[in-house]
Context: one part of a larger RNA
RNA sequence: CGUAUGGGGGAUGCCUAGGCUCUCAGAGGCGAAGAAGGACGUGAUAAGCUGCGAAAAGCUUCGGGUAGCUGCAAAUAAGCGAUAAUCCGGAGAUAUCCGAAUGGGGAAACCCCUCUGGUUGAAGGCCAGAGAUCCAUUGAAUGAUGGAGGCGAACCCGCUGAACUGAAACAUCUAAGUAAGCGGAGGAGGAGAAAACAAAAGUGAUUUCCCAAGUAGUGGCGAGCGAACGGGAAGAAGCCCAAACCUAUCAUGUUACGGCAAGGUAGGGGUUGUAGGACUGCGAUAUUGGACAUAUACAUUGUAAUAGAACACAGCUGGAAAGCUGGACCAUAGGGGGUGAUAGUCCCGUAGAUGAAAUGGUGUAUAUACCAUAGCAGUAUCCUGAGUAGGACGGGACCGGAGAAAUCCUGUCUGAAUCUGGCGGCACCAUCCGCCAAGGCUAAAUACUCCUGAGAGACCGAUAGUGAACCAGUACCGUGAGGGAAAGGUGAAAAGAACCGCGAACAGCGGAGUGAAAUAGACCCUGAAACCAUACGCUU
Numbered sequence: 001c002g003u004a005u006g007g008g009g010g011a012u013g014c015c016u017a018g019g020c021u022c023u024c025a026g027a028g029g030c031g032a033a034g035a036a037g038g039a040c041g042u043g044a045u046a047a048g049c050u051g052c053g054a055a056a057a058g059c060u061u062c063g064g065g066u067a068g069c070u071g072c073a074a075a076u077a078a079g080c081g082a083u084a085a086u087c088c089g090g091a092g093a094u095a096u097c098c099g100a101a102u103g104g105g106g107a108a109a110c111c112c113c114u115c116u117g118g119u120u121g122a123a124g125g126c127c128a129g130a131g132a133u134c135c136a137u138u139g140a141a142u143g144a145u146g147g148a149g150g151c152g153a154a155c156c157c158g159c160u161g162a163a164c165u166g167a168a169a170c171a172u173c174u175a176a177g178u179a180a181g182c183g184g185a186g187g188a189g190g191a192g193a194a195a196a197c198a199a200a201a202g203u204g205a206u207u208u209c210c211c212a213a214g215u216a217g218u219g220g221c222g223a224g225c226g227a228a229c230g231g232g233a234a235g236a237a238g239c240c241c242a243a244a245c246c247u248a249u250c251a252u253g254u255u256a257c258g259g260c261a262a263g264g265u266a267g268g269g270g271u272u273g274u275a276g277g278a279c280u281g282c283g284a285u286a287u288u289g290g291a292c293a294u295a296u297a298c299a300u301u302g303u304a305a306u307a308g309a310a311c312a313c314a315g316c317u318g319g320a321a322a323g324c325u326g327g328a329c330c331a332u333a334g335g336g337g338g339u340g341a342u343a344g345u346c347c348c349g350u351a352g353a354u355g356a357a358a359u360g361g362u363g364u365a366u367a368u369a370c371c372a373u374a375g376c377a378g379u380a381u382c383c384u385g386a387g388u389a390g391g392a393c394g395g396g397a398c399c400g401g402a403g404a405a406a407u408c409c410u411g412u413c414u415g416a417a418u419c420u421g422g423c424g425g426c427a428c429c430a431u432c433c434g435c436c437a438a439g440g441c442u443a444a445a446u447a448c449u450c451c452u453g454a455g456a457g458a459c460c461g462a463u464a465g466u467g468a469a470c471c472a473g474u475a476c477c478g479u480g481a482g483g484g485a486a487a488g489g490u491g492a493a494a495a496g497a498a499c500c501g502c503g504a505a506c507a508g509c510g511g512a513g514u515g516a517a518a519u520a521g522a523c524c525c526u527g528a529a530a531c532c533a534u535a536c537g538c539u540u
Base pairs, nucleotide, nucleotide: 001537002536003535004534005533006532007531013525014489015488018460019459020457021456022455023454024453025452026451027449028448029151030150037098038097039096040053041052042051044076048072049071059092060091061090062089063088064087068080069079070078103112104111105110113131114130115129116128117127118126119125133148134147135146136145137144138143155186156184157183158182159181160180166173170220196203197202207234208233209232210231211230217225218224238441239440240439241385245268246267247266248265249264250263252261253260254259273419275384276383277382278381279378280377281376282375288372289371290370293368294367295366296365297364298363299362300361301360302359303358305354306353311327313326314325315324316323328345329344330334336348337347338346390414391413392412393411394410395409396408397407400426421436422435423434424433425432476483477482496524499511500510501509502508
């Protein structure tokens, strides 16, 4: 060095219990009636996980279901079960201690109180109940009643708000109103019924998508940023106050005690731009609608389930038939999984049907409660949102970086008009056109997925896929914030090797036995390479 046989090692192949990305439905919250998350307990034996809570792997009841059962988890013991257990579903009971933690304290799961009631009296102890704070309402008040607080993956709104980076450096600019912090809400949120757009023609709240368009613009005119009109679609829904005026009531000022004036509270009234309303006159008392609560009825659907077609086919190979050969059958079922290899007809199922004592969801109808709902004419008077609109200075938002800069927001200072009124149409002015601010509400189309069910994949297959297929946010590391693994596979079935021998042996090995196979023997499927050993050969 070669060949062979082993050891060692755990690649590769095959597998999948777990992941990843989506789709369609559901659900979109839990919590002082004590949550999320924990501590400690709880079993015949019980360390861990799971379940449960001193009523403790459970209790009651109502349904389902049917022969076995006492979780993972074998074995033993002791038991339970046709008087229906175990198991599945609905509703309830119990639910230690900590935790918002809430009687006070505290180094969480512990300590210590007060009041009331009980324990036959007293004290101690024990048992049960109450005792936190803030807000609102109410009350003269000790108080009473109601609410809040904390947790939760993303989505949403608001407040505060970077830097790296890009500009091939860098300061305006960009990144970006992003990340991060804080507050708030809901199943969605925000926006929303024109002081809007448009342009000589018209549209008619908001939202989302496609186009317009990388256009008009903006920009150390650099890097970049970047609309709208209009068109097409989805979805469509509109309303309520304030005021004038009227009524009631309270109390104030004043009085010549007849009232008058200003104001508060409650009810009616009223809600718009072709101005509308109050007011005055005429007329009507009807009808219709609702985004809302409860009850009832019906329908539908969810939370257990029920039956569910067709080969006990023959032969062959094999340890095993579902394979191969031959012959049958069902099919609204030839989706899928399992069964000793690849099964429509073996099992679980599947299609299509059927089903609820209890308890939810949705829809419709009815009833009740609640809310809303007309017209005509007149136009003298009254009302129509004020520290507002607007202005100046400073800053910010818009596609718009102060620009010729409209529009919107506002820190400081100012500051109108009142329908013969006001705002806008990108400086400003006129004509013209559109609209009515300074109060409020509003489904749907839209965004998201911690979670539940069903399903899919030219996604992964154990150094991959989640960090985690396995008792993983574990072991371990760190004072801490935090960091953070490795680790899957006997066999169809434990049939997991009785018995014997060697041995100190409960090590290991050799027989024997099981098995299709033991070079499948638990360090267990396959079993590559490095490396090691033995045997034989070749070579210096």